[in-house]
Molecule: small-subunit ribosomal RNA
Organism: metagenome
RNA sequence: AGAGUUUGAUCCUAGCUCAGGAUGAACGCUGGCGGUGUGCCUAAGGUAUGCAAGUCGAACGGUAAGGCCCCUUCGGGGGUACACGAGUGGCAAACGGCUGAGUAACGCGUAGGAAUCUACCUCAAAGUCAUGAAUAGCUCACCGAAAGGUGAGGUAAUACAUGAUAUUUCUUCGGAAGAAAGAUUUCUCGCUUUGAGAUGAGCCUGCGUCCUAUCAGGUUGUUGGUGGGGUAAUUGCCUACCAAGCCUAUGACGGGUAGCUGGUCUGAGAGGAUGUCCAGCCAGAAUGGGACUGCGACACGGCCCAUACUCCUACGGGAGGCAGCAAUUAGGAAUCUUGCGCAAUGGACGAAAGUCUGACGCAGCGACACCGCGUGGAGGAUGAAGGUUUUCGGAUUGUAAACUCCUUUUAUCGGGGAACAAGUUCUGAGUGUACCCGAUGAAUAAGGCCCCCCUAACUACGUGCCAGAAGGGUCGGUGAUGCGUAGGGGUCAAGCGUUAUCCGGAAUUACUGGGCGUAAAGAGAUGCGUAGGCUCCCAAUCAAGUUUGGUGUUAAAGCCUAGAGCUCAACUCUAGAGAUGCGCCGAAAACUAGUUGGGUUGAGCCAGUCAGGGGAAAGCGGAAUUCCAGGUGGAGCGGUGAAAUGCGUUGAUAUCUGGAGGAACACCGAUGGCGAAGGCAGCUUUCUGGGACUGUGCUGACGCUAAGGCUCGAAAGCGUGGGUAGCAAAACGGAUUAGAUACCCGUGUAGUCCACGCCGUAAACGAUCCCUGCUAGGUGUCUGUUUUUUGCAAGGUUUCAACUUCGGUUGAUUUCUAGCCGGAAAUGGGUGCCACAGUUAACACAUUAAGCAGGGCGCCUGGGGAGUACGGCCACAAGGCUAAAACUCAAAGGAAUUGACGGGGACUCGCGCAAGUAGUGGAGCGUUUGGUUUAAUUCGAUGCUAAACGAAGAACCUUACCAGGGCUUGAACUGUAGCUGCACGUUUCUAGAAAUAGAUUCAUCCUUCGAGGGUGCUACAGAGGUGCUGCAUGGUUGUCGUCAGCUCGUGUCGUGAGAUGUUGGGUUAAGUCCCGCAACGAGCGCAACCCCUAUCCAGUGUUAUAAUUUCUCUGGAGACUGCCUUGCCAAAACGAGGAGGAAGGUGGGGACGACGUCUAAUCAUCAUAGCCCUUAUGUCCUGGGCUACACAAGCGCUACAAUGGUUGGUACAAUGGGUAGCCAAAUCGCAAGAUGGAGCCAAUCCCGUAAAGCCAAUCCCAGUUCGGAUUGUCGGCUGAAAUUCGCCGAUAUGAAGUCGGAAUUACUAGUAAUCGUGGAUCAGCAAGCCGCGGUGAAUACGUUCUCGAGUCUUGUACACACCGCCUGUCAAGUCACGGAAGUUGGUCUUACCCGUAGGGUUUCUUUAUUGGAGCACGACGGUAGGGCUAGCGACCAGGGCUAAG
Repeated sequence: AGAGUUUGAUCCUAGCUCAGGAUGAACGCUGGCGGUGUGCCUAAGGUAUGCAAGUCGAACGGUAAGGCCCCUUCGGGGGUACACGAGUGGCAAACGGCUGAGUAACGCGUAGGAAUCUACCUCAAAGUCAUGAAUAGCUCACCGAAAGGUGAGGUAAUACAUGAUAUUUCUUCGGAAGAAAGAUUUCUCGCUUUGAGAUGAGCCUGCGUCCUAUCAGGUUGUUGGUGGGGUAAUUGCCUACCAAGCCUAUGACGGGUAGCUGGUCUGAGAGGAUGUCCAGCCAGAAUGGGACUGCGACACGGCCCAUACUCCUACGGGAGGCAGCAAUUAGGAAUCUUGCGCAAUGGACGAAAGUCUGACGCAGCGACACCGCGUGGAGGAUGAAGGUUUUCGGAUUGUAAACUCCUUUUAUCGGGGAACAAGUUCUGAGUGUACCCGAUGAAUAAGGCCCCCCUAACUACGUGCCAGAAGGGUCGGUGAUGCGUAGGGGUCAAGCGUUAUCCGGAAUUACUGGGCGUAAAGAGAUGCGUAGGCUCCCAAUCAAGUUUGGUGUUAAAGCCUAGAGCUCAACUCUAGAGAUGCGCCGAAAACUAGUUGGGUUGAGCCAGUCAGGGGAAAGCGGAAUUCCAGGUGGAGCGGUGAAAUGCGUUGAUAUCUGGAGGAACACCGAUGGCGAAGGCAGCUUUCUGGGACUGUGCUGACGCUAAGGCUCGAAAGCGUGGGUAGCAAAACGGAUUAGAUACCCGUGUAGUCCACGCCGUAAACGAUCCCUGCUAGGUGUCUGUUUUUUGCAAGGUUUCAACUUCGGUUGAUUUCUAGCCGGAAAUGGGUGCCACAGUUAACACAUUAAGCAGGGCGCCUGGGGAGUACGGCCACAAGGCUAAAACUCAAAGGAAUUGACGGGGACUCGCGCAAGUAGUGGAGCGUUUGGUUUAAUUCGAUGCUAAACGAAGAACCUUACCAGGGCUUGAACUGUAGCUGCACGUUUCUAGAAAUAGAUUCAUCCUUCGAGGGUGCUACAGAGGUGCUGCAUGGUUGUCGUCAGCUCGUGUCGUGAGAUGUUGGGUUAAGUCCCGCAACGAGCGCAACCCCUAUCCAGUGUUAUAAUUUCUCUGGAGACUGCCUUGCCAAAACGAGGAGGAAGGUGGGGACGACGUCUAAUCAUCAUAGCCCUUAUGUCCUGGGCUACACAAGCGCUACAAUGGUUGGUACAAUGGGUAGCCAAAUCGCAAGAUGGAGCCAAUCCCGUAAAGCCAAUCCCAGUUCGGAUUGUCGGCUGAAAUUCGCCGAUAUGAAGUCGGAAUUACUAGUAAUCGUGGAUCAGCAAGCCGCGGUGAAUACGUUCUCGAGUCUUGUACACACCGCCUGUCAAGUCACGGAAGUUGGUCUUACCCGUAGGGUUUCUUUAUUGGAGCACGACGGUAGGGCUAGCGACCAGGGCUAAG
């Protein structure tokens, strides 16, 4: 100090999670020792038992027990005071110890203050005189179960009382009040009063001290005064009267929670959290109330009363209070011994000895925490055995062990043995402890967690989305470093992990130190304005803030620094520093505040101009729609994608005239204007708000912002009353649709309009609060001002002429100007665009800031739940404002990037469509597949990219399937060991379906004679598997697609993912080429190089030959936009046309398939990892099956006929194949074929007659002389074998079918169509496949549409990428919450009733404040009501999460 997690990737925002430290802890596993600390956080629940506060005989009367002495009838008695029970009296018991319930308070902390008291202690002064009456104990009598009590008698004091005197106190200044105690032989100790001190305590004040406004008003002794009372003392502390105050947005009052502090934990700090132990203060003592005594209490181990609980009881009545130390029970995850001692320290009493002391000192229990030590050290390689793993070589455990040498901390035993004692003697609980010496012997002593990333540490086996893990991300569905186990490793270590909680990381509440255009966040206007905050220039003054010096305090402990003591450390001691705060006394005067004086630039006023749909009211206007009346007219109109509903012969629509009524204001009109926003538009008038410029005349900071408050506030909606032409929620009808409560159409009511009153919200948006200042520009536009300028110009000026009634008029000319229409420049105020610096996560903003600064306000803090519930306020209602939680998720989100997608756009291409030709889909048959069937119908392939596919050919074989019969080192292969005869084998016979078994016959390697090779048998390694996983793989293949794309290096741009290049303008079949360009180059693809083919030339010439030819082979030429014209154009690339040429613009065809996609296909071609089988899932054999058959689909063949069938004649190919072969001639057969054997290992021979065509004849439109399925009979061929299950022939039979619904396929030229022909496989079997040639078309306007593809662009909430994502309802389960008739508690409170103890008061009484009675106060309790709050609640509502509904 950071890290993980949103995405395909990126940057940002934002939450969640982790690594650290800590604890009065608990739990799991484990556990050797010591020291020092620490230990009921829950039930302030209940408690058996013991102990925790007594002491003094030197205050007193005394003598119950003990000691001592004396006496004794041994029962006891007496004395003494060594001593002392009980009692009187004094002091203590108010300390010490415990707890944290209550308390939000002068309770605590800190700093001060004045109106007080203080036993014991210290100092000083004075005094201690005189007298009296009782009483307990005791004795006697009595009551009671007990606790306890009553009466009589007598007694003492440092107990009690009276008088005197006194420093003293009060006073009306006359006076009044008011003490004492003795003990002791002595010393001495006491007692009383006063003053002072010390200590302790009481009281008052400033400041600080949690959450909540969904608590906004609270208060009647309340606030103040006077009199009285009361207290140690001030005070409404109490009381009577008077006044009506007092507190509060700087949060009163109420509610919740909580003892406060020094400190502790954490943190860099600021802070945050916390208050256990120790220390200070406070509060409490079963619950509530009360006083008494006393210096001190309203008293933990005192009293009285009430209540609850427990105990005793003779039932009448009594007793009690562990939040003291132990202990017990309960509760709980959880917290100890009914120990020893007063030796030390401290306390009470005492003159002292001493007594008491669960305070305290010690010990015990607990790894609860911190600290320290140990469980051995050195050597030791055969790198042992064993374990684990393995590529079988090894590696690892591992110097680890064994073994050798050594040591003894610790443990055990033996011996010695402290300090703590202060104080001369005496006194040690701990303790025979700490410590020291010696002995024995490696001996007595290691575990926990983790090992996918964060995060140090990896393999094997098991498991198979199971079991399980998990802090977050996530892991597990057959190769899991993540589950479980093992080996190994890592890390801490007498501990290690987990859980819980706090701080940190988290700058995720931001004072230090965050934000608000789009991520959460600027309230609709903030228009007016209150409090508050902030605020121009100059001068003077003051010293509150501020700064600074000194001083007091800030308890001790703790923290920090230094030193010291326990062997070290923890721990403890000593000294120092610090203690950021508060008080007091000074100083300074810049800034802020206060006071005073002056100023003008902020602000305002005044004057003169200016623009404007700013607002309100009244009036007026024309166009249009609709309606009404009338005229013309005569069949439709209207409406839609197409229709229908609707209107119309009772006359619509159309058209003309007249009228009625309501609403809105075309053109101008514009990123133009005005307004705070909402908003504002015909014209005129009246009233009225704001703004701009100019002048710089007046005032003199009058200012800015603005919580609460007030006001305004679109549309819809509400109330009352009007109005209603058009439009139009709801509603009705017609369509569309699977449905259509919609979109479209026809009607149509609220409403829209007006007046008045509500509502108070909008994507009320610039998603951008207001004010002030500063910071490059450019270019529009609106509106002022100034200067200048073109033009026009009423009017004036100059000169001249004419006319004249001499006033003047008219005409020409000259010049100036108000003003008007424009232009330019400058300067203000608005409103737009572009753009630099700067800012920003980016987009973008950029003098109209989202830049740089200042002031003020509002708001935000993960998503959902939810702007919801409850409460409150507002509203007539609808609803609005304010505003949570439980629960749930690990994301939600912003901007940008690359893809993919779009029933987005632009451009382009393809037999994609269109234009054509021939088909498929209907029939029969072939074949494949699905399905079904079966013992088996082996397996694979399944949209395009499976289905005449693997299969270039299942009768046996093939064959993998089924049934049956056999074999087990095996049918085939390798090795080792052993044994054995001998080659293997052939012939024949028997059994059998065969495999096989048995018998039989013949034959029998090499040799250096040792043996070797081979074979057989046995045993062991192992073989074998068409068994599984193509989602473990290699190789191969399909598809997009022969589509034009896919990338890289360097550079540049960007925070980055990425971009650029590859985009743009042209062009191409093409990322083909050209031009341009922050790109320049390059690679894989395209093209070319390769093969076939079309023309020519040369050579070649076998087995070809038509002889300068054809043909075969070899080599070459030829085509490149090379030439011309032209288009585009800046030019080029390129296009169009032409010439020449066999061929012209890649001439035609083929091979060739980029990066990649489909987690495409194949484990059954082959190879291969893992798993599985091993007398079987291997292997051999016979037979069967793969050929089944209701049905469905694909691909084909043959047809339906006359462009044809049949018969006869006749013509022209090419590619190929051939010795287990092709097979000629000839002969036989109707034919298939047979016989036959010539020739040929092939340009020689054979297959081998090509067919369509052409020439004739016939058929005459029909289920036919079409069509040939099916079936009978007889044959042929192949082959051991033709039944399941082959092909062919002859003859007979002669089915469906008359051109095929929706839909759909191929093809652009030597192509489609049509015709035959060859080959592979193959014994045989071709309608399939691969080739060959013959004949030989039609059409393409074009790119709107369907499909597919490419480039650019755009949107996106998609990235498994639209076969995506995702909304709501319903059904099921589950969780929390809200409402709810009610019901059960808690708490606070009002009124009234009752009225304990108690003190007060009044009166009576009494020797006595003795007793009684009354009065008010008064706890508990009761009655009635209210507020707040919690639990439960049938049922209801919404929400979250769940499986593939």